[in-house]
RNA sequence: AUGAUGGAGAGUUUGAUCCUAGCUCAGGACAAACGCUGGCGGCGUACCUAAGACAUGCAAGUCGAACGGGACGCGUAGCUUCGGCUACAAGUCAAGUGGCGCACGGGUGAGUAACACGUAGGAACCUGUCGCUUCGUGGGGGAUACCGUCGGGAAACCGACGCUAAUACCGCAUGAGCUCAGAGCCCAAGUGGUUUUGAGGAAAGCAGCAAUGCGCGAGGUGAGGGGCCUGCGGCCGAUUAGCUUGUUGGUGGGGUAAGAGCGUACCAAGGCGAUGAUCGGUAGCUGGUCUGAGAGGAUGGUCAGCCACACUGGGACUGAGACACGGCCCAGACUCCUACGGGAGGCAGCAGUUAGGAAAUUUUGACAAUGGGCGAAAGCCUGAUCGAGUAACGCCGCGUGGAGGAAGAAAGCCUUCGGGUUGUAAACUCCUUUUCUGGGGAAAGAGGAAAAGACGGUACCCCAGGAAGAAGCCUCGGCUAACUACGUGCCAGCAGCCGCGGUAAUACGUAGGAGGCGAGCGUUGUCCGGAAUUACUGGGCGUAAAGCGCGCGAUGGCGGUGCCAUACGACGGUGGUCAAAGCUCCCGGCUCAACCGGGAAAAGGCCGCGGUAACGGUGGUGCUCUUGAGUCCGGGAGAGGGAAGUGGAACUCCGCGAGUAGCGGUGAAAUGCGUAGAGACGCGGAGGAACACCAGUGGCGAAGGCGACUUCCUGGUCCGGCACUGACGCUUAGAGCGCGAAAGCUAGGGGAGCGAACGGGAUUAGAUACCCCGGUAGUCCUAGCCGUAAACGAUGGAUACUAGGUGUACGUGGUAUCGACCCCACGUGUGCCGAAGCUUACGCAUGAAGUAUCCCGCCUGGGGAGUACGGCCGCAAGGCUAAAACUCAAAGGAAUUGACGGGGACCCGCACAAGCAGCGGAGCGUGUGGUUUAAUUCGACGCAACGCGCAGAACCUUACCCGGGCUUGACAUGGGCAGGACGGUGGUAGAGAUACCACUUCCAGCAAUGGCUUGUCCACCGGUGCUGCAUGGCUGUCGUCAGCUCGUGUCGUGAGAUGUUGGGUUAAGUCCCGCAACGAGCGCAACCCCUGUUGCCAGUUAAGAUGUCUGGCGAGACUGCCGCAAGCGGAGGAAGGCGGGGAUGACGUCAAGUCAGCACGGCCCGUAUGUCCGGGGCUACACACACGCUACAAUGGCCGUCACAGAGCGUUGCCAACCCGCGAGGGGGAGCUAAUCGCACAAAGUCGGUCCCAGUUCGGAUUGCAGGCUGCAACUCGCCUGCAUGAAGGUGGAGUUGCUAGUAACCGCCGGUCAGCACACGGCGGUGAAUAUGUUCCCGGGUCUUGUACACACCGCCCGUCACACCAUGGAAGCGCGGAACACCCCAAGCCGGUGGGCCAAGAGAGGCAGCCGUCGAAGGUGGGCCGAGUGACUAGGGUGAAGUCGUAACAAGGUAGCCGUACCGGAAGGUGCGGCUGGAUCACCUCCUUU
Repeated sequence: AUGAUGGAGAGUUUGAUCCUAGCUCAGGACAAACGCUGGCGGCGUACCUAAGACAUGCAAGUCGAACGGGACGCGUAGCUUCGGCUACAAGUCAAGUGGCGCACGGGUGAGUAACACGUAGGAACCUGUCGCUUCGUGGGGGAUACCGUCGGGAAACCGACGCUAAUACCGCAUGAGCUCAGAGCCCAAGUGGUUUUGAGGAAAGCAGCAAUGCGCGAGGUGAGGGGCCUGCGGCCGAUUAGCUUGUUGGUGGGGUAAGAGCGUACCAAGGCGAUGAUCGGUAGCUGGUCUGAGAGGAUGGUCAGCCACACUGGGACUGAGACACGGCCCAGACUCCUACGGGAGGCAGCAGUUAGGAAAUUUUGACAAUGGGCGAAAGCCUGAUCGAGUAACGCCGCGUGGAGGAAGAAAGCCUUCGGGUUGUAAACUCCUUUUCUGGGGAAAGAGGAAAAGACGGUACCCCAGGAAGAAGCCUCGGCUAACUACGUGCCAGCAGCCGCGGUAAUACGUAGGAGGCGAGCGUUGUCCGGAAUUACUGGGCGUAAAGCGCGCGAUGGCGGUGCCAUACGACGGUGGUCAAAGCUCCCGGCUCAACCGGGAAAAGGCCGCGGUAACGGUGGUGCUCUUGAGUCCGGGAGAGGGAAGUGGAACUCCGCGAGUAGCGGUGAAAUGCGUAGAGACGCGGAGGAACACCAGUGGCGAAGGCGACUUCCUGGUCCGGCACUGACGCUUAGAGCGCGAAAGCUAGGGGAGCGAACGGGAUUAGAUACCCCGGUAGUCCUAGCCGUAAACGAUGGAUACUAGGUGUACGUGGUAUCGACCCCACGUGUGCCGAAGCUUACGCAUGAAGUAUCCCGCCUGGGGAGUACGGCCGCAAGGCUAAAACUCAAAGGAAUUGACGGGGACCCGCACAAGCAGCGGAGCGUGUGGUUUAAUUCGACGCAACGCGCAGAACCUUACCCGGGCUUGACAUGGGCAGGACGGUGGUAGAGAUACCACUUCCAGCAAUGGCUUGUCCACCGGUGCUGCAUGGCUGUCGUCAGCUCGUGUCGUGAGAUGUUGGGUUAAGUCCCGCAACGAGCGCAACCCCUGUUGCCAGUUAAGAUGUCUGGCGAGACUGCCGCAAGCGGAGGAAGGCGGGGAUGACGUCAAGUCAGCACGGCCCGUAUGUCCGGGGCUACACACACGCUACAAUGGCCGUCACAGAGCGUUGCCAACCCGCGAGGGGGAGCUAAUCGCACAAAGUCGGUCCCAGUUCGGAUUGCAGGCUGCAACUCGCCUGCAUGAAGGUGGAGUUGCUAGUAACCGCCGGUCAGCACACGGCGGUGAAUAUGUUCCCGGGUCUUGUACACACCGCCCGUCACACCAUGGAAGCGCGGAACACCCCAAGCCGGUGGGCCAAGAGAGGCAGCCGUCGAAGGUGGGCCGAGUGACUAGGGUGAAGUCGUAACAAGGUAGCCGUACCGGAAGGUGCGGCUGGAUCACCUCCUUU
């Protein structure tokens, strides 16, 4: 400088991750509809459904200058009874004849998959009006409508007779360059040109004084229009595979404007189809429109081009043009009229009605403009058109005010009560007037002389008035922009996906606030996008969906090397075309925009012309080459295949011998076999099947598969040689052909063993199974079917290329050697490990899952389903092909962290084992469940609730029940008003609370008043009411287990890993060593307390005292010594590897426990769920459980004697001596605020005595009587004492608890609570054991590893039948309906053909018509089939559905590894047989590989 303007993602599978995959969202668009709302204008658009049916009006007429003529009639003249009449007559003109138009314009999209459309071409055609051009326009004739008369009919309309005109009709003449036929000549050779002869064949007039104009006939030509043919292009279904007889071609004659089977006769037998014929379904096509970066995808409304249709079907007539929307005939359906005899009609024209529908306008104005028809013209007609009206239906524009205005009114909402927010928003002040209202003015659109404006007094302009009349809708959990309160309580509801709602909902409803858009906003529907989710651009197939079980192979696709020619593709040039509109760019017009005008650009397609070919690609032709492929020669290996024969071991059976009581089988058994002699042993014989060792990730084969030996037949392959052929190759759809494990089928054999089914025995809750005893099909052979498997390397075939290393099989070559082995190299096959690369990862990696090319097959969310229906195959079983409805928001792959396993390894713990003592039995105590009750208050529920909260319920406590009371309250704070001290003492009533009475009684200040207090009022108090699943705090538990994490680094796409794993070691993640890790934190340990040894100092309660004792400060053990990495062991030592005990509890788990200890959010009660009082209850009692106490006795009980603690407690307290009482206790009062006094005698024990094995001198429950103590009060309901009573119980089933040393066990003492009440709890000391071989098992835990379909994490997940509800679907005797064909019958209208004796004016002739006959022929009828949707008693499976039934199949080795195919069986999952697979865990062994 030029060109280019163009591409975003998110949510959702998981505990988390990556991938795959579907679903969903954000965008744009619309002829839209619905909900809420609605000021104005401009420009557009407006039945997508019933091509359903239509009332009414209008939408195509015009020409008197083609014609006869009726009527009216300006004017003139005449007459008049003044009403009018007659003649002429400009003009106007109904109906009719005639001409032109009606084939345009307008509507619709039913049909049509077709030369219908689009695009590009073509040849055998026609063309009214129009332009240009040539020639002609002579002379005649007979009718007829209108009309008149008569007749028929309800009507529509018709008939007979009579009259008449023409640019209507018919002859004659003339007639070319027109048509037909013949002949000659010419060329570029055709359906050609030209010349000539013969024949045929035209015409109309009207207007005008005239000029002339308009017409008419026959040609030529042009323009425009139309008909016909062809290439190419654009839908779905193969569960439609074969279609076709005028079919394909030819010939003759016919037909058309024209080519042609267009029609016909004859001849031939063709034509189309996997590049999809035929059939079925769907659909007007295009320019364009929407979307998209594009490529594409979707669509075809308005506008424009083409086509098709006009109530349905058929048909022709007229005409330049039609098979004719507002023409005709016929048939049918429908509607209407009718006098019942007959008639009429066709809005898919404009309005409008009705129906349908979610859904769509006025029965408007005007021909002023544009355009059309007729006419000479004036003009007439024009629902084309131009306008207006209705509708926010769309696009565009404008407005609903602008500026100022508070540290910010009121009100609302929220609030931590401080405030925040709505919010400059409002009010208020000033200003403006687009729009609005009123008034005035006023267009363009109308040109070339004039006239003519529906819109319209509109746009626009001016003046006046006044902020005046004008804002809503949706959303606010994430995606996605915008948050709080209240209400609700899995209800009501929301939801596009994920998902919200079960009492604190930013998700429901409302409000406040906020976000978005704005005269609109949301919702719904549809299309494209996002979706690379059908992938041409631009995907995949080992495990996610996806490689056919394997081969041969016509056809198709693709294809080595050199040369020649060509130019199909390709490339670039040029010409034509791709209508206009639209899109894009530029310019312009409406004030802008939408909209509109002009210009340019673009249009990748198709066609023509000429060109390039150097390289590369490619088709064809010809020649060539050898490397692909094949042949040949020489060697080689092998369970390759087929057939025949042979062999030994084992097994079973049979015979014989010998021999006796068992054998067999299992986890254990039983069924079974055996004294009729089994089993075991020996000998002999028979039979069938399979081939041990060799044997090997060894070999062969395309796959399935193949295993003794020998022989015969036979396929493939490898190596070496490099002789021959000369691309002969690769791949292979739908077809075709063949092979194809096991099971299974048919027929015939065979049958030893094994063994579905079946029988029996076990196991079990059951056991249609696993185990055992039997056992039939089958397994084997022959012949034939079947055609499937986890037919797998879950990996199609071929070719080429891309590091290596190391085994192994076969061959060849080399080195070496006498030779062989070993060794080296190459080829082919078969394994392992690895680089790059690839992969989501796992993994693959020269035999690729790498890099590329060619060909084929296959996939497109899960379920439904490899199912139904249809078709093909099969004897059957069944196979192949292969959907949909419905339903889900996933289903999946790989890997990660956990958790779990009736997986593995290692290791701990009173976990087991070894021991000791218990519990479980009894009585009693206490707690709990249950039951009861007016209440038996509440909580705690496996371990980890149950002598727990409760360290102590007679009242109180107390929360519960009954009854009696109070209402600012029993208690707190503040305020208003009134009063007074408050209080104390006494009395009366009452169950008491309470009420009343009497007596007594203030302080500060000058005062107001304050303190205190009473009454009353207002705020408020109060609640052991609810929520421990809203919480804090505290606690339990795993567990005093050894773990739990972080930073940085490294590895991995990532979750995550590493560290923390490994080798040792420890009580310990304790320590050491190693290591892509290096460090660190919380835990462990240590620091603290008690205890054990010892020193010093001080203290000590009658005095003294080194000790004992009390307190303090030290010492000692540690890393010391020996071996030694750590550790472990040893010595010394009071103590040794943590000396013993305590306190101390990591990250976390259990929504664990506690709202009743306390605190606290929210909710609730508030003359009661608050509070006071009396009484009752928490103490109930057929039962069940838990924790204890006391026992059952002699290691004992009882009586007496005598010893020895520690730790505590005590002034409303502990209480001595002494006295009384049998005793509890009473009296008494000393001492003690406690190393001083007291509780306080410790008990077991010791020493004596007694009892003599018994329900006892054991045991003490229960009960009676009498007492004591505390307390207001022991009835419900305390403790103790004495006397009497003297229950169960003789060591405890299944099961279960504690404890490893000063421990268990036994023994007593103390404390807290407390008036009183202790078998509980917390402490204290005394006496003082047994056992541990060990880690197989039970329980719990830790580390590593493995599997997993678990992650609420095995108390997990999950399968099938059955039952119930709902939904869609298949089958089904049938039933009714529709569609397209076919055959036959009947056959309307009509064209065509035949006939035509009847009819017909125009001279005769010719001709025409009716009638009749025939071919074809719509509709109709009959028939048998085909196709489609619907319905159907009943039936089948499927799907879905918080808590149904039965079992437990699968996921761990899922408790019998699972799965695939097949067969049989079984309520069901399923089981079993046969063969196959690893997508099986675990252990051992073998082999191989890698590293050192």
Record summary
Predicted 3D model of a 1492-nucleotide RNA (small-subunit ribosomal RNA) from a Terriglobia bacterium. Lineage of the source: Bacteria > Pseudomonadati > Acidobacteriota > Terriglobia. The RNAcentral record of the sequence draws on ENA.